[in-house]
Model confidence (mean pLDDT): 75 of 100. This is a predicted structure of a 341-nucleotide RNA (Bacterial RNase P class A) from uncultured Prevotella sp. The source organism's lineage runs through Bacteria, Pseudomonadati, Bacteroidia, Prevotellaceae and Prevotella. It matches the Rfam family "Bacterial RNase P class A". It is annotated as a ribozyme.

RNA sequence: GCUUGCCGCUGGCUCCUUAUGGGGGCGGGAGGAAAGUCCGGGCAGCGCAGGGCAUCCCACUUCUUAACAGGAAGCUGUUGGCGACAGUGGGUCAGUGCAGAAGAAAACAACCGCCCGCCAUCGUGGCGGGUAAGGGUGAGAAGGUGGUGUAAGAGACCACCAGCCGGUGGGUGAUCAUCGGGCUGUGCACACUGGGAGCUGCAAGUUCGCGUAUACCACCGUCGGAGGGCGGCCCGUCCGAAUCGCAUGAUACGGUGGAGGGUAGAACGCUGGAGGCAUGGGGUGACCCAUGUCGUAGAUAAAUGGCAGGCAAUGAUUUCAUCAUCACAGAACCCGGCUUA
Repeated sequence: GCUUGCCGCUGGCUCCUUAUGGGGGCGGGAGGAAAGUCCGGGCAGCGCAGGGCAUCCCACUUCUUAACAGGAAGCUGUUGGCGACAGUGGGUCAGUGCAGAAGAAAACAACCGCCCGCCAUCGUGGCGGGUAAGGGUGAGAAGGUGGUGUAAGAGACCACCAGCCGGUGGGUGAUCAUCGGGCUGUGCACACUGGGAGCUGCAAGUUCGCGUAUACCACCGUCGGAGGGCGGCCCGUCCGAAUCGCAUGAUACGGUGGAGGGUAGAACGCUGGAGGCAUGGGGUGACCCAUGUCGUAGAUAAAUGGCAGGCAAUGAUUUCAUCAUCACAGAACCCGGCUUA
C1' cells in the first nucleotide's frame, strides 16, 4: 500500500418519514511532500489605465513552459578525483575610487643581494654607476617555464605555454580549431549595458440579511475647492459639499481626527483545471501532438477512523519456511516549480 468482516464519522445523489429531526440505498472522503511561504501564475478588487524619478529582479548559449530566479541539453572557468564523474561560478572591465597593515616600493619601485670602477684593507668597510634574474614583506611586486646572451642581468632575443587582439574555417549559438601579432599588474567597491516588474491579496472579493447613535467633541472647508480616488514621491487626470438675511449672524452640507455604540449571520467565491489515466507517435532530453476514457474531499472548531485477519513490499536467510520492519507526516481557492523532513 491492497483486500475482507464488525463498529463509528462525514460530503454528494436518491427514497421514506412522526419532516429545522430520523431512517434506508448507491457511490466518495488528507500528500508526495498537504510542510516552508522562497519563486511564477490563474482569479479578485483598486486604479483611467499616461509620463518621470526612486526601488527591486534577471544576466554564458539554445530549447521547453501559461510563466518562472524553474527545468532540459550544451559551452566555458575553477576545485576535488588515476578515471568515469562530482561541486561551484558565468553581461561589460573602457572608466572612477580605495587598498589599512606589512614592505624599499602598490606601478615614475630598489631593503638585502649581484656586477663594474675608485679609495682603504688581516678581517672589514666607504663612494659612484649598472641591474630587477635570486631573497624578504604581502592576498597581490611588472605573465610563466627553459635557454641564448651579458660585467651582472632583463621579452633584449629564442622555444613552448597562459592571457589579450586580429584573419580564416566548423558550429543555430555559447564557443572550438588553426595562423599571425605586439609583450601584458592584483583585490574590492562603485559605475555602466541589455531585458523585466502597478499594488494588495481568498483574512482577495460578490450578493443578501440583521442591528445601532441621522447622536457627541475638536479642527478644516462649501466651486476663489476642505478632502478623496492603485504603491514610495512628483506631474497629469477624475470626483467633490448651501441657503436666508443689509450686516452681525442662523441653519444645513462636505470632510479629517477623536471618543463612543452596534453587528460577527447566510449564500457564493469553493472545485471541470495550463486536470487525471491509458494507448500510439515526435524529440538526446525537458517536453509536445493525436485518440480514447474518468468525473476522484470541499470542511468551516474538532470528518477522512478504530479493532481483527489475509495479501503485498523491504531486510535477514542458499531457496522455502521463519523472524523482523512498514517512515515523514494531516487539505482549507487552485495550479507549475524550488527547498526541507